[in-house]
Molecule: FMN riboswitch aptamer (RFN element)
Organism: Actinoplanes rectilineatus
């Protein structure tokens, strides 16, 4: 060096102007942001040969949309609450399943990766405002002001802003024990 275990801490970015409008970091132009590993003909370098054109091997590094994998959602099975039973709530470390997007010219043997052009995609809950009704609060006691609920019109839509989430996590590195 390498294969197993065991620890430990690390592990995701981005609203700016302008319009619309009661309201928008949520729409409308334009702008901004791209986890993990792999795979690669970029880029930067090392050694070694060499006929000085190169050629071998290596070390970094290189893709949002090419394989795959995480996060999020659904089911299952497990737990833990409840509970005659059945329905039921939680919960995560297990298994399954869902799970987005590229063209085009150009070099060149050879590119969906390089250079020009041009497009595309981004989980899941939240989000406004007018009337109307009961209720609770305020003091300045109103045809008042706040709050949360309920009906009715209307409305506006989130890769970016709030929550889960001080969560979880591919996974990349240490350090340690064993094995060889």
């Nucleotide at each position: 060096a390498c294969g197993c275990g065991c620890u430990g801490g690390c592990g995701g970015g981005a609203c700016u102007c302008g319009g619309u409008g009661a309201a928008a970091u949520u729409c409308c132009g334009a702008a901004c942001c791209g986890g993990c590993g792999g795979u690669g003909a970029u880029c930067c370098g090392g050694u070694g040969c060499u006929c000085c054109g190169g050629c071998a091997c290596u070390g970094g590094u290189a893709a949002g949309c090419c394989c795959g994998c995480g996060a999020c959602c659904c089911g299952g099975a497990c737990g833990u609450c409840g509970a005659c039973c059945a329905u039921g709530a939680c919960g995560g470390a297990c298994c399954g399943g869902u799970g987005g997007a590229c063209c085009u010219g150009g070099u060149g043997a050879g590119a969906c990766u390089c250079c020009g052009g041009g497009g595309c995609c981004g989980a899941c809950g939240g989000u406004u405002g007018a009337u109307c009704g009961a209720g609770c609060g305020g003091c300045a006691u109103g045809a008042c002001c706040g709050c949360a609920c309920g009906a009715u019109c209307a409305g506006a839509c989130a890769g970016u802003c709030c929550g889960g989430a001080u969560g979880g996590g591919a996974g990349a590195c240490a350090g340690c024990g064993c094995g060889c």